[in-house]
RNA sequence: CACCUAUCCCAGGGGUGCCCGCAAGGGCUGAGAUCGCAAUCGGGCGAAUCCCUUUGAACCUGAUCCGGCUAGUACCGGUGUAGGGAGAGGCAGAUGAACAAAC
Numbered sequence: 001c002a003c004c005u006a007u008c009c010c011a012g013g014g015g016u017g018c019c020c021g022c023a024a025g026g027g028c029u030g031a032g033a034u035c036g037c038a039a040u041c042g043g044g045c046g047a048a049u050c051c052c053u054u055u056g057a058a059c060c061u062g063a064u065c066c067g068g069c070u071a072g073u074a075c076c077g078g079u080g081u082a083g084g085g086a087g088a089g090g091c092a093g094a095u096g097a098a099c100a101a102a103c
Base pairs, nucleotide, nucleotide: 001096002095004093005092007090008089010087011053012052013051014050017028018027019026020025034047035046036045037044059084060083061082065078066077067076068075
């Protein structure tokens, strides 16, 4: 110096759904489905948690799309070499190369 791995600090991005029930509440998947405020026609804002930050499937659009499964606009797969999408550093380790010093 290059590359890989891991971690820390700061900064930023994103999600918060579906079903059963009169209700209380319960169930499903997941890393994460929580809480509060405001509004009352809809839309929103904040915090916590978790994940992700261009090596970008975190997440959004397509999309209540297509196929499967199911209680399910959930879940799995396709679409997807589609379109978008948020970064700068520090420390440590492994490997390789170069240079310098000593002998």

Predicted 3D model of a 103-nucleotide RNA (TPP riboswitch aptamer (THI element)) from a Pseudomonadota bacterium. The prediction has a mean pLDDT of 77. The model forms 91% of the base pairs in the Rfam consensus.